[in-house]
RNA sequence: GAGCCAUUAGCUCAGCCUGGCUAGAGCGUCUGGCUUUUAACCAGCAGGUCGGGAGUUCAAAUCUCCCAUGGCUCA
Numbered sequence: 001g002a003g004c005c006a007u008u009a010g011c012u013c014a015g016c017c018u019g020g021c022u023a024g025a026g027c028g029u030c031u032g033g034c035u036u037u038u039a040a041c042c043a044g045c046a047g048g049u050c051g052g053g054a055g056u057u058c059a060a061a062u063c064u065c066c067c068a069u070g071g072c073u074c075a
Base pairs, nucleotide, nucleotide: 001074002073003072004071005070006069007068010027011026012025013024020058030044031043032042033041051067052066053065054064055063
């Protein structure tokens, strides 16, 4: 220098290919129940500029371009 992959909740990830419900799951945090207490178990809440920016579109996590970070390969 070139190519490819990843980036979504505190953590691990799905969803992207095929644009369309108000963006989801598990774990964790918090609250309540249960329990003498803790753990376990049960119930519930909160938590997201979908890495950043721009574009296309009636509509973008999803398509296009640029950038950032990390990884792999080639030179």